A computed fold for a 72-nucleotide RNA from a Candidatus Yanofskyibacteriota bacterium, annotated as transfer RNA. Taxonomically the source falls in Candidatus Yanofskyibacteriota (Bacteria, Bacteria candidate phyla). Its mean pLDDT, the model's own confidence on a scale to 100, is 82. The same sequence occurs in records of 7 taxa. Its Rfam family is "tRNA". Rfam classes the family as a transfer RNA.

This record gives sequence, C1' cells and structure tokens, in this order.
RNA sequence: GGCGCCAUCGUCUAUCGGUUAGGACACAUGCUUCUCAAGCAUGGAAGCGGAGUUCGAUUCUCCGUGGCGCUG
Repeated sequence: GGCGCCAUCGUCUAUCGGUUAGGACACAUGCUUCUCAAGCAUGGAAGCGGAGUUCGAUUCUCCGUGGCGCUG
C1' cells in the first nucleotide's frame, strides 16, 4: 500500500428504518445490619466526525478518524 471486520452509558453488550435506545457489572440514594459485605428498592448515565438516501437513520450508502486481523 491492498482487502476484510469493528466503533452504542464508566466497562461489557443487545437493538428487522418508527424503541422511553434494553440488559449485566460498576456508581449514587434508601431499606435491612452493631458495622461491613450480601440482599431488596429506586435513580443518573450512551449512538466516533461529516455528507447522502428516506416522511423518518444507532440501523442503509459514501468519505474521514481510530482499533483489530489477513496480505503484497
């Protein structure tokens, strides 16, 4: 250089173009406990950047950026 795959809460990970963007762990608050842990309840928190298609894009297309793999 070429080809392919990936990018979503703090982390890991779901989500047939119409979802309140869901779950686990973590975190915060409360209950429980002499205390801690565990358990239970509640809560906050996310679509890499730009453009296109579409009535509507996290989802499809293109370009870029970053990561991973294969390869001249």